[in-house]
A computed fold for a 145-nucleotide RNA from Dendrosporobacter quercicolus, annotated as FMN riboswitch aptamer (RFN element). Lineage of the source: Bacteria > Bacillati > Bacillota > Selenomonadales > Dendrosporobacter. Model confidence (mean pLDDT): 76 of 100. The sequence is in RNAcentral, with records from Rfam.
RNA sequence: ACUUAUUCUCAGGGCGGGGUGCGAUUCCCCACCGGCGGUAUCCCAGCAGGCUGGGGAGCCCGCGAGCGCUCUUUUGAUUGAAGAGGUCAGCAGAACUGGUGAGAGACCAGUGCCGACGGUACAGUCCGGAUGAAAGAGGAUAGGG
Repeated sequence: ACUUAUUCUCAGGGCGGGGUGCGAUUCCCCACCGGCGGUAUCCCAGCAGGCUGGGGAGCCCGCGAGCGCUCUUUUGAUUGAAGAGGUCAGCAGAACUGGUGAGAGACCAGUGCCGACGGUACAGUCCGGAUGAAAGAGGAUAGGG
């Protein structure tokens, strides 16, 4: 270093200004934000010079929480409550144009677009479930060829 088990820690950002209005961080104008793994014609470092290590996409591939769904229990009840399942199907997402180049879905430039549920004057940014859960990341301990 690899692998298996146990265990611990960590694991989401953003409404500032103006307008309308009795009332809006919810509408309108401007603004602001971007989870996790992978992937390079990108960047950095190292060197035995094409490999190693690190970084690296909201909208390329996949994953995650939530809702819904299904099942179970409870119930007079297809209401409500509690628990379980986790892709089989849904909400559930969103990118183009130009440039460079052998090659662009990631580079450079420009212009766009997207964002669970409940609450409330209609919410990606407020409050709530959530001091939750979790994609995963890192560490510790024990075993293995």